This is a predicted structure of a 1496-nucleotide RNA (small-subunit ribosomal RNA) from a metagenome. Its Rfam family is "Bacterial small subunit ribosomal RNA". Rfam links the family to the GO terms ribosome and structural constituent of ribosome.

RNA sequence: AGAGUUUGAUCCUGGCUCAGGAUGAACGCUAGCGGCAGGCCUAAUACAUGCAAGUCGAGGGGCAGCAGGGGUAGCAAUACUCGCUGGCGACCGGCGCACGGGUGCGUAACGCGUAUGUAAUCUGCCCACUACUGGGGGAUAGCCCGGAGAAAUUCGGAUUAAUACCCCAUAACACAGUGAGACCACAUGGUUUUAUUGUUAAAGCUCAGGCGGUAGUGGAUGAACAUGCGUCCGAUUAGCUAGUGGGUGUAGGUAACGGCUCACCAAGGCGACGAUCGGUAGGGGGUCUGAGAGGAUGAUCCCCCACACUGGUACUGAGAUACGGACCAGACUCCUACGGGAGGCAGCAGUAGGGAAUAUUGGGCAAUGGACGCAAGUCUGACCCAGCCAUGCCGCGUGCAGGAAGAAGGCUUUCUGAGUCGUAAACUGCUUUUGAAUGGGAACAAAUACCCCUUGCGAGGGAUGCUGAGUGUACCAUUAGAAUAAGCACCGGCUAACUCCGUGCCAGCAGCCGCGGUAAUACGGAGGGUGCAAGCGUUGUCCGGAUUUAUUGGGUUUAAAGGGUGCGUAGGCGGGCCUUUAAGUCAGUGGUGAAAGCCGACAGCUUAACUGUCGAAAUGCCAUUGAUACUGGGGGUCUUGAGUACAGUAGAGGUAGGCGGAAUUAAUGGUGUAGCGGUGAAAUGCAUAGAUACCAUUAAGAACACCGAUUGCGAAGGCAGCUUACUAUAGUGUAACUGACGCUGAGGCACGAAAGUGUGGGGAUCAAACAGGAUUAGAUACCCUGGUAGUCCACGCCCUAAACGAUGCAUACUUGGUGUGAGCCAUUCAGUUGGUUCGUGCCGGAGCUAACGCGUUAAGUAUGCCGCCUGGGGAGUACGGUCGCAAGGCUGAAACUCAAAGGAAUUGACGGGGGCCCGCACAAGCGGUGGAGCAUGUGGUUCAAUUCGACGCAACGCGAAGAACCUUACCUGGGCUCGAACGGCUUCUCAACGUUCGUGGAAACACGGAUAUCCCGCAAGGGAGUGGAGUCGAGGUGCUGCAUGGCUGUCGUCAGCUCGUGUCGUGAGAUGUUGGGUUAAGUCCCGCAACGAGCGCAACCCUUGCCCUGUUUUGCCAUCAUUAAGUUGGGAACUAUCAGGGGACCGCCAGCGAUAAGUUGGAGGAAGGUGGGGAUGACGUCAAGUCAUCAUGGCCUUUAUGUCCAGGGCUACACACGUGCUACAAUGGACGGUACAAAGCGCUGCUAAACCGCGAGGUGGAGCUAAUCGCAAAAAACCGUUCUCAGUUCGGAUCGCAGGCUGCAACUCGCCUGCGUGAAGCUGGAAUCGCUAGUAAUGGCAGAUCAGCAUGCUGCCGUGAAUACGUUCCCGGGCCUUGUACACACCGCCCGUCACAUCACGAAAGUGGGUUGUACUAGAAGUCUGUGCGCUAACCAGCAAUGGAGGCCACGGCCCAAGGUAUGACUCAUGAUUGGGGUGAAGUCGAAACAAGGUA
Repeated sequence: AGAGUUUGAUCCUGGCUCAGGAUGAACGCUAGCGGCAGGCCUAAUACAUGCAAGUCGAGGGGCAGCAGGGGUAGCAAUACUCGCUGGCGACCGGCGCACGGGUGCGUAACGCGUAUGUAAUCUGCCCACUACUGGGGGAUAGCCCGGAGAAAUUCGGAUUAAUACCCCAUAACACAGUGAGACCACAUGGUUUUAUUGUUAAAGCUCAGGCGGUAGUGGAUGAACAUGCGUCCGAUUAGCUAGUGGGUGUAGGUAACGGCUCACCAAGGCGACGAUCGGUAGGGGGUCUGAGAGGAUGAUCCCCCACACUGGUACUGAGAUACGGACCAGACUCCUACGGGAGGCAGCAGUAGGGAAUAUUGGGCAAUGGACGCAAGUCUGACCCAGCCAUGCCGCGUGCAGGAAGAAGGCUUUCUGAGUCGUAAACUGCUUUUGAAUGGGAACAAAUACCCCUUGCGAGGGAUGCUGAGUGUACCAUUAGAAUAAGCACCGGCUAACUCCGUGCCAGCAGCCGCGGUAAUACGGAGGGUGCAAGCGUUGUCCGGAUUUAUUGGGUUUAAAGGGUGCGUAGGCGGGCCUUUAAGUCAGUGGUGAAAGCCGACAGCUUAACUGUCGAAAUGCCAUUGAUACUGGGGGUCUUGAGUACAGUAGAGGUAGGCGGAAUUAAUGGUGUAGCGGUGAAAUGCAUAGAUACCAUUAAGAACACCGAUUGCGAAGGCAGCUUACUAUAGUGUAACUGACGCUGAGGCACGAAAGUGUGGGGAUCAAACAGGAUUAGAUACCCUGGUAGUCCACGCCCUAAACGAUGCAUACUUGGUGUGAGCCAUUCAGUUGGUUCGUGCCGGAGCUAACGCGUUAAGUAUGCCGCCUGGGGAGUACGGUCGCAAGGCUGAAACUCAAAGGAAUUGACGGGGGCCCGCACAAGCGGUGGAGCAUGUGGUUCAAUUCGACGCAACGCGAAGAACCUUACCUGGGCUCGAACGGCUUCUCAACGUUCGUGGAAACACGGAUAUCCCGCAAGGGAGUGGAGUCGAGGUGCUGCAUGGCUGUCGUCAGCUCGUGUCGUGAGAUGUUGGGUUAAGUCCCGCAACGAGCGCAACCCUUGCCCUGUUUUGCCAUCAUUAAGUUGGGAACUAUCAGGGGACCGCCAGCGAUAAGUUGGAGGAAGGUGGGGAUGACGUCAAGUCAUCAUGGCCUUUAUGUCCAGGGCUACACACGUGCUACAAUGGACGGUACAAAGCGCUGCUAAACCGCGAGGUGGAGCUAAUCGCAAAAAACCGUUCUCAGUUCGGAUCGCAGGCUGCAACUCGCCUGCGUGAAGCUGGAAUCGCUAGUAAUGGCAGAUCAGCAUGCUGCCGUGAAUACGUUCCCGGGCCUUGUACACACCGCCCGUCACAUCACGAAAGUGGGUUGUACUAGAAGUCUGUGCGCUAACCAGCAAUGGAGGCCACGGCCCAAGGUAUGACUCAUGAUUGGGGUGAAGUCGAAACAAGGUA
């Protein structure tokens, strides 16, 4: 510091996700040790049990219990007794219990933080100082006696003490009142001096040292109050408030100010700088994260607050409205004798419950701290320790060195060779942390106290002795021994780390993208590897990355986002100069900013974590002093911003009135006759009752042709005949006036197209709805005929638009060119030219932008102000509010769901987009197919099997150039298992193979018999070989052509497909290859930021057409001779053969063209513009075809899916399709006669002549290994004869009989011949195919395969046409361009209803909770207050009785908690039914959008 993910690819926008750090954590697997920390985040739920606050006998009366002692009785045990001593239960009294400890319910608040103030206050214990400490009195608890009660508890009587209580004295520098003076200050005021009047106090104990008590002043500490500033979310909470804000009252109350409370007065106070209301929440120091600014958080430690079962209340006290106090009410639990009582773990342990989850009913007061005490000491779940838990942080260990037979084994493999685990192990040597054993062994302890010395007092010095929970712990030493100690996650990319097996869209994984459908580095296992390590992963949460809320640090034409427009309030911002002030701002100084933490240095534990000391920091707040540039405040002045005035100018600016012509429709009259109208074509409609058309007249309403324009005006919406009135604006010119009067503008107000709405008019045209006619599968549409609201006017609403320049307003600055509208100045002969201001367009520079583009009219550079945005969907929806007559508008969410949605540009593909061009593509022609019969292939069906493959073009007379057996892969049956063939090795036998005979059998095969034998070598033996046995390989037309190679088809013989360098672009990419011409062609020429090159095109190759040269045999024969015959002699001319050359190149001429490329015509020529034909197939596409030609990975099979044999099948047959043959006849059939080819083939062959047969064929055998012989007859054609339009002398299917040939064998299942038979068919519906010249059509010949079998295929020659105007249309293709929401690329994408499943949400008669307001009622405890039937020790009066003061008690009153009644508000849950929404597998119906998406 970034990365993944939208696309075919790119740039951008934008969300989602990951890598980091952290945690009071939890869960899974695993676990050796130690140190230091931490440990109910949930139910402020309920709690059994124990403990957590007591202490003082030096305050008191006393003495229940304990210890000691005394006395009496008794021998003793023992009994009784004495407070005598140590002490001490209970009691009175003092101090403490308001600290310490817990929790976070409540609280959005002066609660907290920070800084001030108190001249408005209190403060026990502590410190300092001043003064005092005299006298008296009456009670009461306890104890005792008696009573009530189950208990808790309580009542009565008698008696008693105090540092308890009361009275008196004394008293102030104390308090209060009055008067006078001085000083000070901050508003009320404060300080101080003084005079005078009034009021108020005490307690004793003692070990004789001391400890106390009262009054006052000051300090310290603690507390209280007030104020400034800061402190969460919601406006779908906008108004709130009656003690409310203020005042008066020497009012009351308080420690104290104060509506804190009360009486009265007046009506204020708070709020958009967010009151009130609702939700949530203890606050801070800090903690986590972050570069920081920030964001999140508030466990442990420290400070503050609040609370103590819930609510209320006071008492005591220095302090409480009191966690382990009281009273009352409520809920709950417990006890009970049913009458009544008791209780409060959010103290420490612990229990139940809740929960994913959080510990021991431990030890000790040794230390630190606290309470009491003179002290000793007692108490202390504060605290110090221990226990549990890997919860976290830190440290240590599980060994170290050597060691290659690179062992075994695992895994992998190209497979017997290797790689890897791996120096790893074994083995050798060394070490001993930890653990074990044994032994030693701390610190934490300093004292207080007590004693002695010094001292006026604080205090100082010295000596003796005691005290350790943790703990025999930490630590140290010795001994033996590698001994006691490694896991977890991951390995497709992000992200470090790869292979095998299993599985087969299953099981599963997954943070995102995504893996898995038979070769998964992504699932599961294994081997190996990577990372971390006593831990490792997962999950949750927070920050980061995220500049993804942007102060630092974002945007707003098209991605989300400029308000429809203006006026204007608050607010924000604001021209030049002078002066003043010092609020902002800047600087210095002072105070504060607790400690801990963070940071730095040093130090202590062996190190670290941890801890200590010091420093720094603490960005903040307050005060004070200074500075004055800028901003602000006050004052003065200026004219350039703004406004005013004057002058002429411009315009569809606005409102109201008047007028006009054309057109439309209607009415009336006339002329006139059969149609009109409408459409793609029609029909509905109108019309003989006279339409349409034409003419005339009349009426009505609405809109204003031409001018008219990137024109003008207006803030926007918008504004168009002419004219009048009223009215607003702008620019220009002048520079007279005012003197910053300005800009923007949240709320607010006004305007605001069309449609819509209300009332009243009007209604010609047009025209939602509606009706009819068409179209259509349907057509609630598009088209047509009608037609109502509406369209028009007046007044009132509505308030929205793609209200758009998708671009807020204002100001300033920043190169240019060229139009146009309105002025002004100068100039010209001019209507010219130049300058200047404002408006309105186009093109472009810099700059900006993701790009497109913008570009002085900015989307550039800046400033001010406002509006708005933060992923897509849900949704501009729901709920609430508000506006509206309604329709609806404005404001405006969430649950849930997806990993995208989107912008611009690129390359393709596509379009019922455009342009150019080509092709038997159409058209023009000729002949077919589709109808018939047959042949053949396919589908389907059938079958034991009908083997398999091929399926639009580009499968279907295709693989198959030939299925009777074989082929053959299929079926049935019978055999074989090293196998039908081949190789290696071991072993045995023998020469081997073989030949032959017999039996069984369908054969294969099985069984039996006979027979003969190789080479080298002296021999042993060896070699080659056969057979048997064994073994390693076999075999498979079994599967996968979607694992493959090779080969092939197709687009397409279409003209295309690319590269290097350069250039352009952020980039994908572009350029080149586009453009102008031209061509069959990316063929060539020209131009050009391109220049070149490659694969294709063309040419080179074969064949054919002409000529020449050479070659002459088997070919040829003009001339000569000869024959029946080129038969022979001869000839070398011709034809022909085989070789080699020539020839054609737009070369020549003319036209056209840019003078080019080329093209048109002509000449010559056998051939003319690639002469005809062939071979030749670019980059690629179709997961095209082929595992059955072959090869091959993987899988499957091995007495069978291999192999041998026989028979059957591939030849089936209701049917459908493709390709063909033969026909339907006279351009023909039949019969007879006569001609003319080319190219092939032949020894397992072609086979002549001759003879036989009607014929197929047979006999025969000459010749020929072929220019020699043969197949071989070419046929159509031509010349005659006949048939005469008929299912025929057409046609030949089918069937019968008789034959021939091949072959081991023609039954299933071959071909041919003769005779007989003589079917359909009379030119073929929709539709569809081929062909542009030696072509179509038509005629025959040959060959491959092959024993035989050809209508198929491949070749050959004969005869031999017609037509092409042309490119509108159909199909296919090429180039350029355009649109695109397509990229699996239009066989694309994609929308909505309906049906089904599921999820969340809204509405809903209601129902059930919670919170809260208001009104009324109620009124416990208690403070305050009033009253007095009552009771009453201290003081007063009185001789007394008694009375008074005071107290108790009772009752009344104010206030008030719970409760009750009524009625609202808010909120949560639930609800038959209902509404839309999201998501789902291949559902249904249509076809709305994307191309002109077929109606933009």